[in-house]
Context: one part of a larger RNA
């Protein structure tokens, strides 16, 4: 590039990232409830048992100990749920992109009509008036 100007929004097309989404995979720390090694406490301890006590002795006591049960308890199942990450037919704006669709919505810039304020003028009504209403 100066109205054959500028410019808005829909729609079409490309790509981009985000949001919903019937699911769906997949982690992360709880919770419940269940099972419960291993050790530590606790209980029991009819078997076993050198040191201590009784006894010539056998043996019996004391202590200890296996075994056994119980609480705690790792890991392990079972279970609704809760977080956070991917994915998901489809979907909802939203961003970008010389020459696409339709309109013209804004301004460059104003005019035309119409209502309305103030303000000036007249009528009419009501008020002694000041003045108020209405047109």
């Nucleotide at each position: 590039c100066a109205c054959c100007g500028c410019c808005c929004g829909u729609c079409a097309c490309a790509c981009c990232a985000c949001g919903g989404g019937a699911g769906u995979g997949a982690g992360c720390a709880a919770c419940a409830c269940c099972c419960g090694a291993a050790g530590c406490c606790g209980g029991u301890g009819g078997c076993c048992u050198a040191a201590c006590c009784c006894g010539c002795a056998a043996g019996g006591g004391a202590g200890g100990g296996a075994g056994c049960c119980g609480u705690c308890g790792a890991a392990g199942g079972u279970g609704g749920g809760g977080c956070u990450c991917g994915u998901g037919a489809c979907u909802g704006g939203g961003g970008u992109g010389a020459a696409g669709u339709c309109g013209u919505a804004a301004g460059c810039a104003a005019g035309u009509u119409g209502c309305g304020a103030c303000c000036c003028g007249u009528g009419u009504c009501g008020g002694u008036g000041a003045c108020g209403a209405c047109a």